A computed fold for a 104-nucleotide RNA from Halobacillus locisalis, annotated as SAM riboswitch aptamer (S box leader).

RNA sequence: AUCUUAUCCAGAGAGGUGGAGGGAGUGGCCCUGUGAAACCCGGCAACCGCUAUAUUGAUAGCAAGGUGCCAAAUCCUACUGAGCAUAGCUCAGGAAGAUAAGAG
Numbered sequence: 001a002u003c004u005u006a007u008c009c010a011g012a013g014a015g016g017u018g019g020a021g022g023g024a025g026u027g028g029c030c031c032u033g034u035g036a037a038a039c040c041c042g043g044c045a046a047c048c049g050c051u052a053u054a055u056u057g058a059u060a061g062c063a064a065g066g067u068g069c070c071a072a073a074u075c076c077u078a079c080u081g082a083g084c085a086u087a088g089c090u091c092a093g094g095a096a097g098a099u100a101a102g103a104g
Stems, first nucleotide, its partner, number of pairs: 002103007013041001015040003021031003027076002042070003047066002049062005074096001079093006
């Protein structure tokens, strides 16, 4: 990098270093010197994990370990369809993406 499955409307700091960028990418719209990225500390969550019940499906609990995450729904959106009070709005699905576990 590819494939499979699951999830993506909840949650998470008035901290330190750092100094200008960041939100995948398109078009938007935003965040940012009242300090961006990054690193450290801190935290959230509970996929893997652990414990109990139960018996292969699950339910409850835990958070020492492996990941992940900590503006906005995956910030919205792009393609298809439906509806409507039709420069648009709403809904459904898809694509793309992210994360986990597994496969080869």